[in-house]
């Protein structure tokens, strides 16, 4: 100098006029303060808060799914184990159980978990039978794999090593992990049904809640007083009471499991503890529009009850590593 | 805000317990038949010469995906 990994920010500034929404002064003209995002998005999970419901226990149905730990809480997130990847910093995995059971495996192939097509031994004159799983052939899969014994031919039949799995032991809180031991040789799918272990009681601010004014129903009253009507009778409104419910008002409605620095705790997610810091809150919905300068030619896109996360989307830039790897020069 | 559902030739729509994608019907297109055209009957009909690609799109799981599983686009419904 070259190519990378990892991890962070920042995403137009400044200043003027004219607007918009909220909240506060003001009698009033007006004045003053504040005013979208890292994703406000997708609704994908998990909290909070609100009504419903609920003795307790069980099914069923949905969801997760190596270990430990963090959180309020989780399907986040640390920090491991084991697999894959990459020379290497490093990265990425829905990663329990087919050795509980059931199904399924098209085509091909003789046989798809059980098998004798062809081959090879053996018997028979032969048609054939018997024995084989070394060698062919089918297939994503064919009872592990090589040597060496063994056999009429073979064949975990036996042996030695390597692989698988079970047990025992050995460090570990655990997931695993190591073994010179002892046994055995098992097909693939659980993003098939299942089984095991955990977890969940629905609905969502269009949840509710409160006030006034109105409407609806059902009683009471037939006491009053009006209409249709001059009278009766009938009907309507008018009065009290209960029940029930929509607009629209006032709460829910923004200080919440916030957030910056220091300092301790802990590899870390986190956690204490101490200074500080801070009003978007509408209900047809506001945050916007012109000029000047400058950098550039401004990405993805805009709050709707709140909050912890995943996830997707993003023009252009800057930082920070006592990461890595090729070259080269000293 | 809040819930559900559905993407397969040019167009509707089959393949739903995972097994050769496009059945059927429209329409096109060519051929018979008619002076002629309509109807009618026959055959063809995603893309490429092929070899292979092809169920909005991008990955996974399994020998094998439309189908199962995540994410992403579109587009329809219902909830006052």
């Nucleotide at each position: 100098u070259g190519a990378g990994g990892c991890g962070g920010c920042c995403g137009a500034a400044u200043g003027g006029u004219c607007g918009c929404a909220u909240g506060c002064c003001g009698u009033a003209a007006g004045g003053c303060a504040u005013g979208a995002g890292g994703a406000a998005a997708g609704u994908c999970c998990g909290a909070g808060c609100a009504c419903c419901a609920c003795a307790g226990g069980g099914c069923a149905a949905a969801g997760u799914g190596c270990c430990a730990g963090c959180u309020a809480a989780u399907g986040g997130c640390u920090g491991g184990u084991g697999g894959a990847g990459g020379c290497g910093a490093c990265u990425c995995c829905a990663a329990g159980g087919c050795a509980a059971g059931u199904g399924c495996a098209a085509c091909a192939g003789a046989a798809a978990u059980a098998u004798a097509c062809c081959g090879c031994c053996g018997a028979g004159c032969g048609a054939u039978c018997g024995g084989u799983a070394a060698g062919g052939g089918u297939g994503g899969a064919a009872a592990g794999g090589u040597g060496c014994g063994g056999u009429a031919a073979g064949a975990g039949c036996g042996u030695a090593c390597c692989g698988g799995c079970g047990g025992c032991a050995u460090g570990g809180c655990g997931a695993c992990u190591u073994g010179a031991c002892c046994g055995u040789c098992c097909u693939g799918u659980a993003a098939a049904c299942c089984c095991c272990a955990c977890u969940u009681g629905g609905u969502g601010c269009a949840a509710g809640a409160u006030a006034a004014a109105u409407g609806a129903a059902a009683g009471c009253g037939c006491a009053u007083g009006g209409g249709c009507u001059g009278c009766c009778c009938g009907u309507c409104c008018u009065g009290c009471u209960u029940u029930c419910g929509a607009c629209c008002a006032u709460c829910g409605c923004u200080a919440g499991a916030g957030c910056u620095c220091u300092c301790c705790g802990g590899c870390g997610a986190c956690g204490g503890a101490g200074c500080g810091c801070g009003u978007a809150g509408a209900u047809a919905g506001a945050u916007g529009a012109c000029c000047a300068u400058u950098c550039a030619u401004g990405a993805c896109a805009g709050a709707a009850c709140u909050c912890g996360g995943c996830u997707u989307a993003c023009a252009g830039g800057c930082c920070g590593c006592g990461c890595u790897c090729a070259u080269u020069u000293c | 805000g809040c819930g559900g559902g559905c993407g397969u030739g040019g167009c509707g729509g089959a393949a739903u317990u995972g097994g050769c994608a496009g059945a059927c019907g429209c329409a096109c297109c060519a051929g018979c038949c008619u002076u002629a055209g309509g109807a009618g009957c026959u055959g063809g009909c995603g893309g490429g010469u092929a070899a292979c690609c092809g169920u909005g799109c991008a990955g996974g799981u399994u020998c094998a995906a439309g189908u199962c599983c995540u994410g992403u686009c579109g587009c329809c419904c219902g909830c006052a």